[in-house]
RNA sequence: GCAGCCCUGCGGGCUACCGCAGCCUGAACUCGAAAGGGAGAUGGCUGAGGAAAGUCCGGACUUCAAAGGGCGCAAUACUGGCUAACCGCCAGGCGGGGUAACCCGACGGAAAGUGCAACAGAAAGUAAACCGCCCGCCGAAAUGCGGGUAAGGGUGAAACGGUGAGGUAAAAGCUCACCAGUGUAGGUGGUAACAUCUAUAGCUAGGCAAACCCUAUUCGAAGCAAGGCCAAAUAGGGGAACAUCGUCACUGGCCCAGUGCGUUCCCGGGUAGGCCGCUAGAGGAAGCUGGCAACAGCUUUCCCAGAUGAAUGGUAGCCUCCGUGUGUAAACACGAAGACAGAAUCCGGCUUAUAGCAGAGCUGAAUCG
Numbered sequence: 001g002c003a004g005c006c007c008u009g010c011g012g013g014c015u016a017c018c019g020c021a022g023c024c025u026g027a028a029c030u031c032g033a034a035a036g037g038g039a040g041a042u043g044g045c046u047g048a049g050g051a052a053a054g055u056c057c058g059g060a061c062u063u064c065a066a067a068g069g070g071c072g073c074a075a076u077a078c079u080g081g082c083u084a085a086c087c088g089c090c091a092g093g094c095g096g097g098g099u100a101a102c103c104c105g106a107c108g109g110a111a112a113g114u115g116c117a118a119c120a121g122a123a124a125g126u127a128a129a130c131c132g133c134c135c136g137c138c139g140a141a142a143u144g145c146g147g148g149u150a151a152g153g154g155u156g157a158a159a160c161g162g163u164g165a166g167g168u169a170a171a172a173g174c175u176c177a178c179c180a181g182u183g184u185a186g187g188u189g190g191u192a193a194c195a196u197c198u199a200u201a202g203c204u205a206g207g208c209a210a211a212c213c214c215u216a217u218u219c220g221a222a223g224c225a226a227g228g229c230c231a232a233a234u235a236g237g238g239g240a241a242c243a244u245c246g247u248c249a250c251u252g253g254c255c256c257a258g259u260g261c262g263u264u265c266c267c268g269g270g271u272a273g274g275c276c277g278c279u280a281g282a283g284g285a286a287g288c289u290g291g292c293a294a295c296a297g298c299u300u301u302c303c304c305a306g307a308u309g310a311a312u313g314g315u316a317g318c319c320u321c322c323g324u325g326u327g328u329a330a331a332c333a334c335g336a337a338g339a340c341a342g343a344a345u346c347c348g349g350c351u352u353a354u355a356g357c358a359g360a361g362c363u364g365a366a367u368c369g
C1' cells in the first nucleotide's frame, strides 16, 4: 500500500438584514384617593436530533383499585456482576462460523407425560426383516413356507456407538480390550456457569419444547387527552329576603291558606376559556479515585426548546467541503450545501433510517503485494 475486523467523534461554520416562539427588561398610554394594577414600545438572552422516528422493552410521575390467594394462547430462561429498572449493558462459560482480528446464538427440561415428522423406505421408535446371511420343512430342481439374524446392501435430513478379538448355524455389547459419549460417586481449579482427573455401570437413552407441556422467576389497571386548580355567557338546580299586583295556573268545587309565575341576592355542579402539571434532570462537560469492564464515588463548572394548529425560518456575502473542467503544479472557472429526518410529560435502553467527513486500535493463513 491492499483486503478486512472493531471502537469512537462529527452531521457544515461565521457575519449582516428581515421574520417566528419563549423568557427577562420594562418607555409612552391607562385604571385607581392610595396601595397597587392593566398595557406592552425599545433592548437583551435562548430556540431540535443522533436518531427528536418505531412506540418494542424498562422506570419516574399521576389517578383508580388493592393490601390474602388465584387465573393467564401473559412475559422471561447458561453463570456472575451493573443499574431506579429492564427482554438492557459488562465480564465469563458453552455451542457454531471465520486463516485471523473478531462475529453469531429463543443457550432451562426430550432419562415426566401427550403429540408431530413431507418424499423415499420393509421399518421413523417398548423399533423394524425388503435384498442378503444362517437353520429347518416341502420338492427332482427352481421356487415356496416357517424361524433366527441389525454383520453387509438399499432408502432417507435422520435407522439405536466405533475399531479389533473372542463367540456363533449365521449374528449381535452376547463377552472382552482400547476409544467416544452418558449416568452415578469422588478429587482438583473456579463465587458460579463450567473445565479437568479418577473410579464405576455395557448404560448407548435419536430429532422437534420457534407443538402442548413441566420447572423456576416476574407481573394490579390505565396513561400528561394522566391528574389538579380557577371559571364566564345562556339554560337548568338549591336557598334566602321582599312583594301578594292578577276575572292567572295548581292543590276535585267554594272560602282561607300554600306553591308557582315577579324582583333582588347568595350557593354549588358542568361547558367555553384560562392556569398548573411543564421541564434543574437517575442532567451535561472536564478532572481525579476505585473497578478488566458495564458502572460507582468525589471535586469544579454549565443551564441547554417548552409550543398547543403547534415557533425553531428566509435572503445575501465569505470560509470550508464535494463534483466537473483547464493546468506539470500552484491555482482558476463553473455548479452546489446536498443523507436520514424533525421535539410535544420526562428519563434509561433496543430496533430501524442515514450522503459525507475525521480519529484510535487490531488482523492477514501451507500463500496478499
Stems, first nucleotide, its partner, number of pairs: 001368001002364004007359004012319007020047005029038003049340001053351002056349005061223004072219001074218004078092005093107001094105004108214002113212002115208002125160001130153002132149006161179006180204002182201008227276004237267006246261001248260004283302008320337001322335005

Predicted 3D model of a 369-nucleotide RNA (Bacterial RNase P class A) from a Deltaproteobacteria bacterium. The source organism's lineage runs through Bacteria, Pseudomonadati, Myxococcota and Myxococcia. Model confidence (mean pLDDT): 76 of 100. The model forms 94% of the base pairs in the Rfam consensus. It matches the Rfam family "Bacterial RNase P class A". By type it is a ribozyme. The gene name in the source record is rnpB.